[in-house]
Order: sequence, then C1' cells, then structure tokens
RNA sequence: CUUAUUGAGAGUGGCUGAGGGACUGGGCCCUGCGAAGCCACAGCAACCGGCCCGCGAAAGCGGGGGCAGGUGCUAAAUCCUAGCGUCGUCCCAAAUUGGCGGCGGGAGAUAAG
Repeated sequence: CUUAUUGAGAGUGGCUGAGGGACUGGGCCCUGCGAAGCCACAGCAACCGGCCCGCGAAAGCGGGGGCAGGUGCUAAAUCCUAGCGUCGUCCCAAAUUGGCGGCGGGAGAUAAG
C1' cells in the first nucleotide's frame, strides 16, 4: 500500500506500583478490592497454512465437524460521539454558525498478501 472483517466470544496467578480506555475535543467508565507493562498458565476465535473426517468420478469444495500450529484477542459496540464531505429537517428575512437525523468517507484495530 491492497483486500477482508470490525454490535459475537474468552481470565486467573506471579512480579511491579499509578495510571488506563489509539489520537484531538466532549461524554462516560475502569483502577491501591491494584492501572499500564512483563511473565506463567488457562481460554476464546476461526484470518492463515497443515492433517483427519465429510462431499465429489476427478479437478476440487467445505466451521458442516475434529486436532494441534502461526498470529490475534480475553471490561463496556472500535466504550459512546464529533473530527472530512454530502443530503433532509428545525431555527432565521436570508446566509453563516448551531440542534436533530440519514448516507458516504476518513482514522484505529486484526488478519492475509
């Protein structure tokens, strides 16, 4: 950079000791009954490849099912919302700003290439 997914799922212990929930604004929440980080074990998931099973004459197909592996993940929807654009609507004499709602995009995360 490209593609796919992103309302599901799954925690204990040890070390340590004050922050954390990506960024910015706003909100909300977690946290000395121990945050983040590291380690161990356990688990979840099914993106990747492998093996087995199943289907098929074959090529091949397949979370429909199983096994372990490579990654990943294990508070809350990616915690919620705005961030860029556009449409509708409310307010207004009109426009901008703003409120509410819709659509698209962007950003982030993970996998594969």

The RNA shown here (SAM riboswitch aptamer (S box leader)) has 113 nucleotides and comes from a marine eukaryotic metagenome. Rfam family: SAM riboswitch aptamer (S box leader). The family has 457 seed sequences and 9,625 matches in Rfam 15.1. From the family's description: The SAM riboswitch is found upstream of a number of genes which code for proteins involved in methionine or cysteine biosynthesis in Gram-positive bacteria. RNAcentral holds the sequence, with entries from MGnify.